RNA sequence: GCUAGUGUAGCUCAGUUGGUAGAGCAGUUGCCUCGUAAGCAUCAGGUCGCAGGUUCAAGUCCUGUCACUAGCACCA
Repeated sequence: GCUAGUGUAGCUCAGUUGGUAGAGCAGUUGCCUCGUAAGCAUCAGGUCGCAGGUUCAAGUCCUGUCACUAGCACCA
C1' cells in the first nucleotide's frame, strides 16, 4: 500500500425485508432476612465509532474517514 471483517448501554452481545433500539450481567430503589448473600420486583442507562448522502422514514442502503483484527504485497 491492497483486500476482508468488526465498531450498538459500564461489560458481553442481539437487532429479520429500511418503519422510530433490546437481552443477559453489572448498577439504583424496594421487598424478603436478626444481618449478609441468594431470590423477587422496580428504575435508570445508548441520538448505534465519526462526517456526509439517498429516503416520508437509516443501527440497517451508498460515499468518505478513524480505530482494532486477520490475510496479502513491498522493503532498493
Background
The RNA shown here (transfer RNA) has 76 nucleotides and comes from Marinococcus halophilus. Rfam family: tRNA. By type it is a transfer RNA. Rfam's curators write: Transfer RNA (tRNA) molecules are approximately 80 nucleotides in length. The same sequence occurs in records of 2 taxa.